A computed fold for a 117-nucleotide RNA from a Pyrinomonadaceae bacterium, annotated as c-di-GMP-I riboswitch aptamer. Its mean pLDDT, the model's own confidence on a scale to 100, is 78.

RNA sequence: ACACGAUAAUGGCAAACUUGUCGCGAGGCGAGGGCGCAAAGCCGUGAGUCUCUCCGGCGCGAAGCAGGGCGUUGAAUUUCGACGCGGGCGCGCAGUUGAGAUUGUCUGGUUGCCGAA
Numbered sequence: 001a002c003a004c005g006a007u008a009a010u011g012g013c014a015a016a017c018u019u020g021u022c023g024c025g026a027g028g029c030g031a032g033g034g035c036g037c038a039a040a041g042c043c044g045u046g047a048g049u050c051u052c053u054c055c056g057g058c059g060c061g062a063a064g065c066a067g068g069g070c071g072u073u074g075a076a077u078u079u080c081g082a083c084g085c086g087g088g089c090g091c092g093c094a095g096u097u098g099a100g101a102u103u104g105u106c107u108g109g110u111u112g113c114c115g116a117a
């Protein structure tokens, strides 16, 4: 110097959860907390996951025949009623457009403390 890394030393960071606050949300930040971490320091390329959103598709549900469309049917005559479908609404699933979140999911870049084997 490079690799590697401990039941070593010195310090460091801080998951879940609680709480305050910001955000539509994923989540961020502060405080408490401490599961863990040798880069769980910094950056954020690529992949993954997640959120919001655009678009159409499929499935399910509730309401309603109030307006308009189609069908069936009863009156009845060119009109009225009943029901169903479709449409609209809500939810879910997979996809998709755009914008984000996460680096304590992986990968990449870069800097750095200690030194047993």
Stems, first nucleotide, its partner, number of pairs: 004115002012037002017032006035104001041110003046106002048102005055095001057093005069085007